[in-house]
Context: one part of a larger RNA
Molecule: large-subunit ribosomal RNA, domain II
Organism: Actinomycetota bacterium
RNA sequence: ACCGGCGAGUUACGCUCUCUGGCCAUCAAGGUUAAGCAACGAGAGGUUGUGGAGCCGCAGCGAAAGCGAGUCUGAAGAAGGCGACAAGGUCGGAGGGAGUAGACCCGAAACCACGUGAGCUAUCCAUGGUCAGUGUGAAGCGUGCGUAACAGCACGUGGAGGCACGAACUCACCAGUGUUGCAAAACUGGGGGAUGAACUGUGGAUAGGGGUGAAAUGCCAAUCGAACGUGGAGAUAGCUGGUUCUCCCCGAAAUAGCUCUAGGGCUAGCCUUGUAUGGGAGUCGUGUGGAGGUAGGGCUCUGGAUGGGCUAGGGGGCGCAAUCCGCUUACCAACCCCACUCAAACCACAAAUGCCACACGAUGGUGUACAGGAGUCAGACGGUGGGGGCUAAGCUUCAUCGUCAAAAGGGAAACAGCCCAGACCACCAGUUAAGGUCCCAAAGUCUGCGCUCAGUGGGAAAGGAUGUCGGGAUGCAGAGACAACCAGGAGGUUGGCUUAGAAGCAGCCACCCUUGAAAGAGUGCGUAAUAGCUUACUGGUCAAGUGUUCCGGCGCCGACAAUGUAGCGGGGCUCAAGCGCAGCACCGAAACUGUGGGAUUACUGCUUCGGCAGUGAUCGGUAGGGGAGCGUUCCUCGUGCCGUGAAGGUCUACCGUGAGGAGGGCUGGAGCGCGGGGAAGUGAGAAUGCCGGU
Repeated sequence: ACCGGCGAGUUACGCUCUCUGGCCAUCAAGGUUAAGCAACGAGAGGUUGUGGAGCCGCAGCGAAAGCGAGUCUGAAGAAGGCGACAAGGUCGGAGGGAGUAGACCCGAAACCACGUGAGCUAUCCAUGGUCAGUGUGAAGCGUGCGUAACAGCACGUGGAGGCACGAACUCACCAGUGUUGCAAAACUGGGGGAUGAACUGUGGAUAGGGGUGAAAUGCCAAUCGAACGUGGAGAUAGCUGGUUCUCCCCGAAAUAGCUCUAGGGCUAGCCUUGUAUGGGAGUCGUGUGGAGGUAGGGCUCUGGAUGGGCUAGGGGGCGCAAUCCGCUUACCAACCCCACUCAAACCACAAAUGCCACACGAUGGUGUACAGGAGUCAGACGGUGGGGGCUAAGCUUCAUCGUCAAAAGGGAAACAGCCCAGACCACCAGUUAAGGUCCCAAAGUCUGCGCUCAGUGGGAAAGGAUGUCGGGAUGCAGAGACAACCAGGAGGUUGGCUUAGAAGCAGCCACCCUUGAAAGAGUGCGUAAUAGCUUACUGGUCAAGUGUUCCGGCGCCGACAAUGUAGCGGGGCUCAAGCGCAGCACCGAAACUGUGGGAUUACUGCUUCGGCAGUGAUCGGUAGGGGAGCGUUCCUCGUGCCGUGAAGGUCUACCGUGAGGAGGGCUGGAGCGCGGGGAAGUGAGAAUGCCGGU
């Protein structure tokens, strides 16, 4: 891992609701036994009888005395509360639910009690054992030298030491191997200690709220921040996991309030079932009438902000003078006036929606009340209106709608939340939606008119540009424009100043006059300064448009990333297979239609009341509610099968919507069905489930 088996809402008690049965009640209030006892019985305390104690009901209200269809509060005959006036009671059975119990199952970390452990290990006590060999050479002593005497020095002797080297022994510092090992700590090669606080045998001591500890929370039997065994015990687990057959109908929530509450609860909201209600209350559409201060707009108010005018006040300057008074001002500036503005907490205005009411119309698993049962309280994305954030986030938080959640199908290449559309079943029938129609790949290489040359399409901004198409405004132009070419572009004058110089052309000031068709006291290049080239401006040649600006369409640049094109799904596409406008076809889904079939339900009709028929509507579905069934084991009543072959196994083209049920062959070799009723150890794929097998 697979296969097989086992494996989770049970039981008791009282309560409550529904269904069902008995008795009673609707004129008339009743229903029922418990223990015990007796009989039967092998027994079960099983059946029957007896037993009326008790319980519920028949009246309520009040704390109570108490009163009573009323009663309590109260001074009350007021008012109010709870009752009556009306919806049956009770005893059994079954089922739903909550309660008390382990209460659907498995699961702690822990707590407590009583015990078992020091044959491992820690420390200690008692008594034993062990330490090859080699080296070093303390004290003391001796001799000599030496000293006044000591001291001291030398040599010898001597044999100390938590001394040195190094086996046994012991330890475990490094590396490698080992890592389903030889081994739940080893092996190999090195390493430390090796007369000591050494190592070690045996016997003994200390025990868990404890011991022991040269102290690491170490060790106390492969277990230690509190050992192990058994018990309390099925501790508790607002947590995780798991929870077993089928079909049919309906079908949520991820919100509010409160919560030592936030991943848990309670009540409400939303779902379901039953009963009641019928003046259609609900919802939608249209019309009418309302309340309102949002979007927008606005600037009266409250505040913010800009320019100008006017002019208090302030500042500066001057005069005067020390009491301030006057004049003035390129400064600041209130009020006021003109103009332009901003605002969630501004409004002299003011929508659309939404909300309320009425009328009419439409519509359905619409409304409301009561009762039984829930689940939900982590939501996600998208559109719109806001807050927070960076007008960031697949961000966060509200509101509102949608989808997903709990929704399959078609489209978006692929893609819960986007677009289309809500799957009862079948069909080798049709029509469409979104989206598409050159090939991959179903359907137009469709029609008409434009645009784009960038493969733009098929990713991007500020910004930039004689790209190109369309529209508007305006200048100049046959008295000849624009561009080009030919010619002129002069004189006073080198204007004045400045300067070494300054002559159109460093800089400052001014910017006149004359001739003329025209020509700046000069547009640029240039020189040291001149010179020179050029330009404005003018004439000529030519000949018909030529400048500027605004708006719109489509393009261009801006444009850099890591395996390989890689920013159309691909191929490929240019009067398109791109973009815009208009149009006609076609394809395209589980949508709609057709044909056949099934189920649910409302109404109508019929009914031997079980149901049947017709018409209409409905039949995606998680949590969850409701309904109807299948199968397993056993019991009971009835009825059958079986050695001419039961159960079980295996194969099989049959029946049923399904759980499932038959028939037949083979195998197997002794029991097993069916019908009615009853009772449950009643259905397995998941629980890192448990046991076994392979």